[in-house]
Molecule: SAM riboswitch aptamer (S box leader)
Organism: uncultured Ruminococcus sp.
Order: sequence, then structure tokens, then C1' cells
RNA sequence: CUUAUCAAGAGCGACUGAGGGACAGGCCCUGUGAAGUCCGGCAACCUGCGUUUGUAAGGUGCUAAAUCCUGCGGGUAUACCGAAAGAUGAG
Repeated sequence: CUUAUCAAGAGCGACUGAGGGACAGGCCCUGUGAAGUCCGGCAACCUGCGUUUGUAAGGUGCUAAAUCCUGCGGGUAUACCGAAAGAUGAG
């Protein structure tokens, strides 16, 4: 850079200890324990196996809230639609 997906799903575990939710503004989560690591789990993008719908062994990924909401355009609009940005996979 190209392309697909992003309203579903997933812990009352161990260690450890203060922050976290991309960015900005909000609004939240957090010592009844954040982030991280391990284990567990979910899912099924790629590989493998099976081959119409599958399986879940390997490689990622994910495991509060819609990608938590808004952020630009359309719209009377807090509805709704689209884009951008971001995340993840594959190339």
C1' cells in the first nucleotide's frame, strides 16, 4: 500500500501491584485490584485435517461498555446513511 471483518462470543484462577479504555473532547473501568506475565477461555482470518455446511492440531487475534460515545460529510434530527481514523487477518 491492497483487501476482508469490526452490535455475537470468552475467568468468582495464579503472580504482581497503579493505572487503563489508540488520539482529542466526553463518559467510564480500577485497591471488591488497572496494566503486565502465566494458565484458562472465545473465535475461526491463514495453515493442517475433512471436504457442501465441518474440525480446532499449528500460526495470529481477541477475552468491560458497538471500534464505549462523538470527532468529517449527508440529514430537521440525539434516528439513520456514508467517509475518515483505528484495530485484526491475509497478501